[in-house]
Context: one part of a larger RNA
RNA sequence: GGCGCAUGGGGGAUGUCUUGGUAUCAGAAGAUUUUGAAGGGCGUUGAAGGCUGCGAUAUGUCCGGGGGAGUUGUCAAACAAACUUUGAUCCCGGAAUUCCCGAACCGGUAUCGACUGAAUUCAUAGGUCGAUGCGAGCAACACAGGGAACUGAAACAUCUAAGUACCUGUAGGAAAAGAAAGAAAAAUCGAUUCCGUUAGUAGCGGCGAGCGAAAGCGGAGAAGCCCAAACCAGGAGGAUUUUCCUCUUGGGGUUGUAGGGUCUUUCGCAUGGGAGUCAAAAAGUUGCCAAAUAGUAGAAGCGUUUGGAAAGACGCACCACAGAGGGUGAUAGUCCCGUACACGAAAUUUGUGCAGCCUCCCGAAAGAUACCUGAGUAGGUCGGGUCACGUGAAACCCUGACUGAAUCCGCGGAGACCAUUCCGCAAGGCUAAAUACUCUCUGAUAACCGAUAGUGAACCAGUAGAGCGAUCGAAAGAUGAAAAGAACCCUUAUAAAGGGAGUGUCUAUAGAAUCUGAAACCAUGUGCCU
Numbered sequence: 001g002g003c004g005c006a007u008g009g010g011g012g013a014u015g016u017c018u019u020g021g022u023a024u025c026a027g028a029a030g031a032u033u034u035u036g037a038a039g040g041g042c043g044u045u046g047a048a049g050g051c052u053g054c055g056a057u058a059u060g061u062c063c064g065g066g067g068g069a070g071u072u073g074u075c076a077a078a079c080a081a082a083c084u085u086u087g088a089u090c091c092c093g094g095a096a097u098u099c100c101c102g103a104a105c106c107g108g109u110a111u112c113g114a115c116u117g118a119a120u121u122c123a124u125a126g127g128u129c130g131a132u133g134c135g136a137g138c139a140a141c142a143c144a145g146g147g148a149a150c151u152g153a154a155a156c157a158u159c160u161a162a163g164u165a166c167c168u169g170u171a172g173g174a175a176a177a178g179a180a181a182g183a184a185a186a187a188u189c190g191a192u193u194c195c196g197u198u199a200g201u202a203g204c205g206g207c208g209a210g211c212g213a214a215a216g217c218g219g220a221g222a223a224g225c226c227c228a229a230a231c232c233a234g235g236a237g238g239a240u241u242u243u244c245c246u247c248u249u250g251g252g253g254u255u256g257u258a259g260g261g262u263c264u265u266u267c268g269c270a271u272g273g274g275a276g277u278c279a280a281a282a283a284g285u286u287g288c289c290a291a292a293u294a295g296u297a298g299a300a301g302c303g304u305u306u307g308g309a310a311a312g313a314c315g316c317a318c319c320a321c322a323g324a325g326g327g328u329g330a331u332a333g334u335c336c337c338g339u340a341c342a343c344g345a346a347a348u349u350u351g352u353g354c355a356g357c358c359u360c361c362c363g364a365a366a367g368a369u370a371c372c373u374g375a376g377u378a379g380g381u382c383g384g385g386u387c388a389c390g391u392g393a394a395a396c397c398c399u400g401a402c403u404g405a406a407u408c409c410g411c412g413g414a415g416a417c418c419a420u421u422c423c424g425c426a427a428g429g430c431u432a433a434a435u436a437c438u439c440u441c442u443g444a445u446a447a448c449c450g451a452u453a454g455u456g457a458a459c460c461a462g463u464a465g466a467g468c469g470a471u472c473g474a475a476a477g478a479u480g481a482a483a484a485g486a487a488c489c490c491u492u493a494u495a496a497a498g499g500g501a502g503u504g505u506c507u508a509u510a511g512a513a514u515c516u517g518a519a520a521c522c523a524u525g526u527g528c529c530u
Stems, first nucleotide, its partner, number of pairs: 001529009015515001016478002020449002022446007029438002032136001039101003042055003046079001049075003061095006070083003108134009141172001142170005152159001156206001182189002193220005203211002224430003227374001231251009256408001258373003261369007272362005284357005289351005295343002301316005317334002319323001325337003379403007389415001410425005465472002485514001488500004
């Protein structure tokens, strides 16, 4: 020096664990804000700092309810000073307080009103003041206005990606859509939405890459309505007096088998019927029931033995609408918390529950008449867009420009167009449910993770830290059953570190750098070889 073995150091893998995550299901909720939010700053305890709570009434105040013995949150033990069976702390409901910043507001903007008031007489513009609304926040979901590129086409330009990402606006607990100018081809269906199928079909497509329906059928869920107009009545205003026009209020009326108005004729009519406040017009209110926000109660086991400790083993019992789960010094139905079953609310809230009060509504037929039934609209031309459909034979739908009808003997559609036949009634509006999502709350589940995993974050993490900034962004869990956390002695520098002693179940090789404690690497001892 090499190779072994043993004993240590070093290091923190592995094993075991779980306070934290992940995903899914069910229910709830989707609340906020000028009565100042979300989010921050600064304060606030007897006590310096952080977290939590709270706001100068400041780890809290008042009222009501629950509960029943200790309490003054936590890191974090002790001390001080207090509270409490005259019911504290704690939990739930309601109320009060709630510094400063922040939409942040003595402002802006829109509408309305009043008062003022130029050039310029009246007036108008403008100004001032007041009232009302808006503004901000919000994870995803929704609708609308804008709207890429990478990519694919094995290049690339039409095309694709994709109306995606992203930006903006707006609203709701859902949004949007919605009661046929529909779909069809059977003399059929009957608002919308969503799911399955139809179907990767019919089609579209440098007919490339790719894109890609619908009817129908089966389900979920079901709900239908109101205006405008004709006409009538009242009021106001205007103009050529009569008569007409305009505005306004109420009645009337709402559809395609056309309906309504007006006129004539006939019948009928209420101690009855129907509906309703988050659809169709609008105020609600009371009671009951159910639910949410604290809780109550809840069966049944002992002995011996091993052990530090019994829940283990052995023996003999018991309960069970409860043998889900967790904890307790090892593995507990019967020790504790619970679980099954059963009960409970002064207060606030919810009900797409019931009932009452209350509120509102209620004609039909026959004949005549031709008054009404949504106009710069439908349609057309040009240019675009959307439809699965790329201009194509390209309908239907939307519209930037230019045009521009008809009025029920009417108008639109059935994929160029025409005829026939059939279906519907545009140019006004409202509408629950089935559907989408999850910042959040409650409960449950997992052939999900188990500390380099699982959230970035199991731990005081969006922290420490980096960056001018936008932004980026960690590491870090485990003594022991219980601190019983090593009194006292010794070495040393009154240190660090160590040695005794003691605690502890096993020698603390469980000693705080703490469970287990692999490898690299280092050392000591020893064996063999050189």